[in-house]
RNA sequence: GAGUCGGUCGGGCGGUCGCGGCCGGCCGGCGUCGGUCAACCUCGGCGCCGGUCGGCUGAGGAACGUCCGGACUCCGCAGGGCGAGGUGCUGGGUAACACCCAGUCGGGGCGACCCGAAGGACAGUGCCACAGAGAGCAGACCGCCGAUGGCGGGGCGAGGCCCCGCACAGGCAAGGGUGAAACGGUGCGGUAAGAGCGCACCAGCACCCGGGGUGACCCGGGUGGCUCGGCAAACCCCACCUGGAGCAAGGCCAGACAGGGGGAGAGUGGCCCGCUCGCAGACACCCCCGGGUAGGCCGCACGAGGCGGCGGGUGACCGCCGUCCCAGAUGGAUGGCCGCCCAGGGCGCCGCGAGGCGCCCGGACAGAAUCCGGCGUACAGACCGGCUC
RNA sequence: GGGCCGUUAGCUCAAUUGGCAGAGCAAGGGACUCUUAAUCCCUAGGUUGGAGGUUCGAUUCCUCCACGGCUCACCA
Numbered sequence: 001g002a003g004u005c006g007g008u009c010g011g012g013c014g015g016u017c018g019c020g021g022c023c024g025g026c027c028g029g030c031g032u033c034g035g036u037c038a039a040c041c042u043c044g045g046c047g048c049c050g051g052u053c054g055g056c057u058g059a060g061g062a063a064c065g066u067c068c069g070g071a072c073u074c075c076g077c078a079g080g081g082c083g084a085g086g087u088g089c090u091g092g093g094u095a096a097c098a099c100c101c102a103g104u105c106g107g108g109g110c111g112a113c114c115c116g117a118a119g120g121a122c123a124g125u126g127c128c129a130c131a132g133a134g135a136g137c138a139g140a141c142c143g144c145c146g147a148u149g150g151c152g153g154g155g156c157g158a159g160g161c162c163c164c165g166c167a168c169a170g171g172c173a174a175g176g177g178u179g180a181a182a183c184g185g186u187g188c189g190g191u192a193a194g195a196g197c198g199c200a201c202c203a204g205c206a207c208c209c210g211g212g213g214u215g216a217c218c219c220g221g222g223u224g225g226c227u228c229g230g231c232a233a234a235c236c237c238c239a240c241c242u243g244g245a246g247c248a249a250g251g252c253c254a255g256a257c258a259g260g261g262g263g264a265g266a267g268u269g270g271c272c273c274g275c276u277c278g279c280a281g282a283c284a285c286c287c288c289c290g291g292g293u294a295g296g297c298c299g300c301a302c303g304a305g306g307c308g309g310c311g312g313g314u315g316a317c318c319g320c321c322g323u324c325c326c327a328g329a330u331g332g333a334u335g336g337c338c339g340c341c342c343a344g345g346g347c348g349c350c351g352c353g354a355g356g357c358g359c360c361c362g363g364a365c366a367g368a369a370u371c372c373g374g375c376g377u378a379c380a381g382a383c384c385g386g387c388u389c
Numbered sequence: 390g391g392g393c394c395g396u397u398a399g400c401u402c403a404a405u406u407g408g409c410a411g412a413g414c415a416a417g418g419g420a421c422u423c424u425u426a427a428u429c430c431c432u433a434g435g436u437u438g439g440a441g442g443u444u445c446g447a448u449u450c451c452u453c454c455a456c457g458g459c460u461c462a463c464c465a
Stems, first nucleotide, its partner, number of pairs: 001389009011341007019058017060365001064376002067374005072246004076275002079273004084242005089103005104118001105116004119237002124235002126231003141176002143172003148169002150166007184202006203227001205224008250298004260289004291464001305324008342363001344361007392459005399414004408445001416432005438454005
């Protein structure tokens, strides 16, 4: 200098004006209870509302996208089968996961390191366009040969044999060519030419044996036929998982012709079945008519919680102890201005230079809405540490 | 807040066992006509919203983003 991995922060301080929530003081109003009283008046407690004053507290690493997984709530139980959907190397972690950790295998990089939806294609079905001769138990366009048969010519005294030519039958798959992919690679032998046709080595497949590992798998040896493509993010097979809907879930209260009337019907929301409750066809559920409101409260802020220490584990993580309480809105608060500082950028001046001074600009992405664990995406910058070339 | 769809030429839409992206209208040019309209002929126009992956090959299958749109109930 280039790179790679992990972690932390993501403006700070002060002043001033505002906003949400909670708590407290004072004042006023209403309700209720009690003392006194025949009753009113008056006094006190509690609750609610309004005003005012004060205190405490008030967004994030992603609060986001809503892509997964749970908690929680309702659907009578959430039980079986079929269907549907999802996941897919191995072993762990976890409430659970498509997440994380450790490893295996494959690929990339000189390396640190990174990436991988990574089961099965001899259970079956299907697809492989165009090009090409042939695309799945394949095939012969150019090419090579013409051993054997055929045709023509020649030689020998003959039966017949030999030689030469053609490429008609035929043989071959080495080479060329097509394609994403063409039925192992190199060498020697062999042959008419060739070819796992034979042999040696290598790659790969199947099976067996020995050793290591919990396992994925690895190491070593032997045998076999010489060799049998790709796609499962195509249907499918195998193993495992999943009931559905979602806090606008759901519950309580107020109000109102009124906690109304009628119908249908056992009740599941993919289909079927079972079990249980119930014995009124009641409640609930569904449909129609009719009324009201987008009302109030709970759910809803202590949690698989944060921080620190110790211990176990390679690690994810787990256990114990101590300590802390940390937003709860409902048209939706967490903001505006000023000054100084901290990073950053620009301009001018001085200086040979390192640099110094002054002025100006200026603070990324984005914002809770039931909660939690992940993933993914966005992000101005700053700092720390390990490692590689 | 929760849930669910869609994106293809300028506009409206097609395109399935994954195999050359098309139709109608609009646009441009030409013919007919004295001229225009209508009619006829021809032509151009595409990052299939973006990026990545699987595959020989993606509008189609998978993942992540961007943009746009739709719907809601509750009480008695």
Predicted 3D model of RNase P RNA and transfer RNA as a complex of 465 nucleotides. Rfam match: Bacterial RNase P class A. The family's RNA type in Rfam is ribozyme.